[in-house]
Transfer RNA from an uncultured Alteromonadales bacterium, 72 nucleotides, folded computationally. It was read from a public genome assembly. It matches the Rfam family "tRNA".
C1' cells in the first nucleotide's frame, strides 16, 4: 500500500431496523462479633468522530480516526 475483523457503562460482554440488556466494580442496606462470600436495592452509557439512507439505526450504506490479523 492492499484485504478481513473490530471500536457500546470504569472493566468484559449482549442487542442482526422498533427506541440499549447482563456480569463484575462503585454506593446504600441484609447477613455476621467482624471480615469475606451471599442476598436485596441502587448509581452509571445513547454506543470512535463526520455525513447519507429510514417513519425509526449499536444495526445498512460513505468517509476518517484508533487497534488487531493476513498478504505484498
Nucleotide at each position: 500500500g492492499g484485504g478481513c475483523c473490530g471500536a457500546u457503562a470504569g472493566c468484559u460482554u449482549a442487542a442482526u431496523g422498533g427506541u440499549a440488556a447482563a456480569g463484575c466494580a462503585g454506593u446504600c442496606g441484609a447477613c455476621u462479633c467482624a471480615u469475606a462470600a451471599u442476598c436485596g436495592a441502587u448509581c452509571g452509557a445513547g454506543u470512535g468522530g463526520g455525513g447519507g439512507u429510514u417513519c425509526a439505526a449499536u444495526u445498512c450504506c460513505c468517509u476518517c480516526u484508533c487497534g488487531g490479523c493476513c498478504c505484498a